[in-house]
The part of an RNA shown here (small-subunit ribosomal RNA, 5' domain) has 523 nucleotides and comes from an uncultured bacterium. RNAcentral holds the full RNA, with entries from ENA and Greengenes. The coordinates come from a structure-prediction model, not an experiment, and the mean pLDDT is 86.
Context: one part of a larger RNA
RNA sequence: GAUUGAACGCUGGCGGCACGCCUAACACAUGCAAGUCGAGCGCGAAAGCCGCUUCGGCGGCGAGUAGAGCGGCGCACGGGUGAGUAACGCGUGGCCAACCUGCCCUCGGGACCGGGACAACCCUUCGAAAGGGGGGCUAAUACCGGAUGAGACCCAGAUCGUGGGAUCGGGGUUGAAAGCUCCGGCGCCCGGGGAGGGGGCCGCGUCCCAUCAGCUAGCCGGUGAGGUAAGAGCUCACCAAGGCGACGAUCCGUAGCUGGUCUGAGAGGAUGAUCAGCCACACUGGGACUGAGACACGGCCCAGACUCCUACGGGAGGCAGCAGUGGGGAAUAUUGCACAAUGGGCGCAAGCCUGAUGCAGCCAUACCGCGUGUGUGAAGACGGCCUUCGGGUUGUAAAGCACUUUCAGCAGGGAAGAAAAGUUUGGAGUUAAUAACUCCAGACCUUGACGGUACCUGCAUAAGAAGCACCGGCUAACUCCGUGCCAGCAGCCGCGGUAAUACGGAUGGUGCGAGCGUUAAUC
Numbered sequence: 001g002a003u004u005g006a007a008c009g010c011u012g013g014c015g016g017c018a019c020g021c022c023u024a025a026c027a028c029a030u031g032c033a034a035g036u037c038g039a040g041c042g043c044g045a046a047a048g049c050c051g052c053u054u055c056g057g058c059g060g061c062g063a064g065u066a067g068a069g070c071g072g073c074g075c076a077c078g079g080g081u082g083a084g085u086a087a088c089g090c091g092u093g094g095c096c097a098a099c100c101u102g103c104c105c106u107c108g109g110g111a112c113c114g115g116g117a118c119a120a121c122c123c124u125u126c127g128a129a130a131g132g133g134g135g136g137c138u139a140a141u142a143c144c145g146g147a148u149g150a151g152a153c154c155c156a157g158a159u160c161g162u163g164g165g166a167u168c169g170g171g172g173u174u175g176a177a178a179g180c181u182c183c184g185g186c187g188c189c190c191g192g193g194g195a196g197g198g199g200g201c202c203g204c205g206u207c208c209c210a211u212c213a214g215c216u217a218g219c220c221g222g223u224g225a226g227g228u229a230a231g232a233g234c235u236c237a238c239c240a241a242g243g244c245g246a247c248g249a250u251c252c253g254u255a256g257c258u259g260g261u262c263u264g265a266g267a268g269g270a271u272g273a274u275c276a277g278c279c280a281c282a283c284u285g286g287g288a289c290u291g292a293g294a295c296a297c298g299g300c301c302c303a304g305a306c307u308c309c310u311a312c313g314g315g316a317g318g319c320a321g322c323a324g325u326g327g328g329g330a331a332u333a334u335u336g337c338a339c340a341a342u343g344g345g346c347g348c349a350a351g352c353c354u355g356a357u358g359c360a361g362c363c364a365u366a367c368c369g370c371g372u373g374u375g376u377g378a379a380g381a382c383g384g385c386c387u388u389c390g391g392g393u394u395g396u397a398a399a400g401c402a403c404u405u406u407c408a409g410c411a412g413g414g415a416a417g418a419a420a421a422g423u424u425u426g427g428a429g430u431u432a433a434u435a436a437c438u439c440c441a442g443a444c445c446u447u448g449a450c451g452g453u454a455c456c457u458g459c460a461u462a463a464g465a466a467g468c469a470c471c472g473g474c475u476a477a478c479u480c481c482g483u484g485c486c487a488g489c490a491g492c493c494g495c496g497g498u499a500a501u502a503c504g505g506a507u508g509g510u511g512c513g514a515g516c517g518u519u520a521a522u523c
Stems, first nucleotide, its partner, number of pairs: 001523004006519005013370004018365001020362001021328001026326003030323003035073003040070002043067001048061005080281003089206008099198003104194007112146004121136006151174005157168004179186002207253001214244003221239006256278004260271004283304005306317004334360001336359003342356001343354004373403004383394004407464001409459005417450001422444008467512005472493003479506004488495002
């Protein structure tokens, strides 16, 4: 000098745009953050209103609505955090002849015949609750059997090949399906290919300590088996005695990695907030289930610590989601609005959900822009300070006069972000078709949280808007008074003991300016 997720002191007008718990991965009240589908299925209220009534009730509308249940898809995305991890974790370049892939695209083929349940519901029962137990009825795109078949596996064969592979036909074993409909559609099963996503392996790179020198028992390899989507000591039995290490094994410490960011002429050094990619974690530890995908933040089970409820028998919970609270700390925000846009889940769709996201609020935290007026004005006014007492300086500074009105204020006007979807007309594609469906064009109808915002116009008045640090040298800016090695200053050198440009105050000056200084940190 540059820089910062900064903090502190003094000060503080406006706007734009970013950023905002770096500390306790400490504990959390409350609300919200993941649902959706009636075009898969069965069931199915109530309030209220109307009518009838033997006053017990019954019927209709409400309404096949609300609602829960079975079932499907989603909940593995999105969002948070950086604890752990020195590792194939990350980065980069390769390999898989050792693999998987729901939804999406494409191609080929198919969906035949049957069956029995379980929720909901009804009855009953246990419990304070959370929650259960027993009996009975029932539907399906839930579940099961048979058929058909490719396919898969095994057996031997043929052909080709780049490596343990590929292809072909034969035999054996195994082996699919689901319907709904507004009749337009939406789905279902098997197989081939694709896209995108993932899994595994390898070369190289990736902090400090040698005041850590030896480390290792599934540890290295083999055979066989198990296991996985898949290779493998991944696991197991047996055999064998290996494997790693001064090119730093092992131990200890520290740390998420990268694109990047800061600095620097560069080489390099430092760093890894925000944004993006990858990884890891979800109270702590362990485990599996479901599933295309998890060993699963707002799922399950076990153990533990902690908190809460309890009828003492037993139960409930997990903000490192968004806000918010306590605590810690030098220090870091609202228990806001909206799904209008973008994106996501479900749905044929309408739509529903979405603390993702879009916005608003708070903070000079950073960067950028603007303003706090402009011109004129010498009697060089008053006052202040200094003085050699003549004067000098503050100083065109002020006042005065003339002008302007940004920003803020008030009033009026007022976008873009909105394209779709929907209705309708025409055309094209498709089709047997002037149905439908898809696309294009026109018309109509609407959809904005921000917000009457940006922006524009008008009104009024210089009117509402300047501070902070420094002035001995480094370093730009000097005098007076006070103090008297005191009080104090200080980044280094050093100032202060009676004339201190170095302490404190004042006038004046210098530098920056809605900031200025200090502290911390990096180059």